Transfer RNA from a Candidatus Parcubacteria bacterium, 81 nucleotides, folded computationally. The sequence was found in a public genome assembly. NCBI's taxonomy places the organism under Bacteria, Bacteria candidate phyla, Candidatus Parcubacteria. Rfam family: tRNA. About the family: Transfer RNA (tRNA) molecules are approximately 80 nucleotides in length. The prediction has a mean pLDDT of 80.

RNA sequence: GCCGGAGUGGCGGAAUGGUAGACGCGCACGACUCAAAAUCGUGUCUCGCAAGGGGUGUGGGUUCAAGUCCCUCCUCCGGCA
Numbered sequence: 001g002c003c004g005g006a007g008u009g010g011c012g013g014a015a016u017g018g019u020a021g022a023c024g025c026g027c028a029c030g031a032c033u034c035a036a037a038a039u040c041g042u043g044u045c046u047c048g049c050a051a052g053g054g055g056u057g058u059g060g061g062u063u064c065a066a067g068u069c070c071c072u073c074c075u076c077c078g079g080c081a
Base pairs, nucleotide, nucleotide: 001080002079003078004077005076006075007074010025011024012023018064026044027043028042029041030040031039045054046053047052057073059071060070061069
């Protein structure tokens, strides 16, 4: 340099172009216990007093609607030279 794959909350990891924070782990608080472990319940992206807005590596495009399709660049992995 060329080709291919991957990038989503703190972590793992789903999502057929149609409700993004599924589910699990972790964490916080509570219940249970003499106390703990285990188990169970509630909560857990971000801005905002709220209404509401933003958010799937970056920046664009297509579409009524994009994590998903197209272009661009960045990072990582593999292959070829």